[in-house]
Transfer RNA from a Methanobacteriota archaeon, 73 nucleotides, folded computationally. The sequence was found in a public genome assembly. Its Rfam family is "tRNA". The family's RNA type in Rfam is transfer RNA. About the family: Transfer RNA (tRNA) molecules are approximately 80 nucleotides in length. Model confidence (mean pLDDT): 81 of 100.
RNA sequence: GCCACUGUGGCUUAGUUGGUAGAGCAUCUGAUUCGUAAUCAGAAGGUCGGGAGUUCGAGUCUCCCCAGUGGCU
Numbered sequence: 001g002c003c004a005c006u007g008u009g010g011c012u013u014a015g016u017u018g019g020u021a022g023a024g025c026a027u028c029u030g031a032u033u034c035g036u037a038a039u040c041a042g043a044a045g046g047u048c049g050g051g052a053g054u055u056c057g058a059g060u061c062u063c064c065c066c067a068g069u070g071g072c073u
Stems, first nucleotide, its partner, number of pairs: 001072007010025004019056001027043005049065005
């Protein structure tokens, strides 16, 4: 330099054909316990790596950029 793939809460991730983004762990609150842990119930936390475009509507499609992984030379 060229090609492919990946980027979604603090962490790990789902999201199939474009239709208002879910889960597990962790955190916080409450219940339970003499107390802790475990268990149960609830809450908060995302504008989907950044920007632009297409569309009534984009995590999803297109383009550019950034970061990372793998391959080729």